[in-house]
RNA sequence: CCGAUAUAGCUCAGUUGGUAGAGCAGCGUACUUGUAAUACGAAGGUCCCGAGUUCGAAUCUUGGUAUCGGC
Repeated sequence: CCGAUAUAGCUCAGUUGGUAGAGCAGCGUACUUGUAAUACGAAGGUCCCGAGUUCGAAUCUUGGUAUCGGC
């Protein structure tokens, strides 16, 4: 200098801008002599930080920061 990535505790989705999701983990209940497993339920988010566009931004534009890769 060029490119990619940043979303729940972790790993990741999120379509052409219209109420933010899944799996795992954790929690509760049932089941069990007890644990594990299983089933069900609830909870958990300033979408990396600013600015702009728009009625409306995780999503578009732009400036940064961090990580990874290439030269």
RNAcentral holds the sequence, with entries from MGnify.
This is a predicted structure of a 71-nucleotide RNA (transfer RNA) from a marine eukaryotic metagenome.
The prediction has a mean pLDDT of 81.
It matches the Rfam family "tRNA". By type it is a transfer RNA.